[in-house]
Molecule: transfer RNA
Organism: Geothrix limicola
RNA sequence: GGGGUUGUAGCUCAGUCGGUUAGAGUGCCAGCCUGUCACGCUGGAAGUCGCGGGUUCGAGCCCCGUCAGCCCCGCCA
Numbered sequence: 001g002g003g004g005u006u007g008u009a010g011c012u013c014a015g016u017c018g019g020u021u022a023g024a025g026u027g028c029c030a031g032c033c034u035g036u037c038a039c040g041c042u043g044g045a046a047g048u049c050g051c052g053g054g055u056u057c058g059a060g061c062c063c064c065g066u067c068a069g070c071c072c073c074g075c076c077a
Stems, first nucleotide, its partner, number of pairs: 001073007010026004019057001028044005050066005
């Protein structure tokens, strides 16, 4: 340098054919429970869907560019 793949909550991951408010588990916070802690129960907060642009009435999903991780190939030494 070329190709492929991944990027969504703090972490691990879903997200169907483009469609109403983007979800789960875990973690975190508060309350309840308990002699205390843990467990358990109830509720809550937490998102630039890597970034920028485009298409569309509408984009996490489609298109272009770009960044980062991983894999393969090539080049130089």